[in-house]
RNA sequence: CGGACCGUAGUGUAACGGUAACACGCCUGAUUCGGGUUCAGGAAAUUUCCGGUUCGAAUCCGGACGGUCCGA
Numbered sequence: 001c002g003g004a005c006c007g008u009a010g011u012g013u014a015a016c017g018g019u020a021a022c023a024c025g026c027c028u029g030a031u032u033c034g035g036g037u038u039c040a041g042g043a044a045a046u047u048u049c050c051g052g053u054u055c056g057a058a059u060c061c062g063g064a065c066g067g068u069c070c071g072a
Base pairs, nucleotide, nucleotide: 001071002070003069004068005067006066007065010024011023012022013021018055026042027041028040029039030038048064049063050062051061052060
């Protein structure tokens, strides 16, 4: 320098263009002498950013930024 793929709660992953879900973690309560386990409830993501298409975009299109890989 050229090309491919990826970017979503604290972490790891889901999500035919129509309320962003699950697990672990975190918080509160119950249980316990206390902790752990178990049970009940809860908080947490302007979906990397800027435009475009659409009645409607995490999703489609363009660009930027970042990461991984391949080639030179």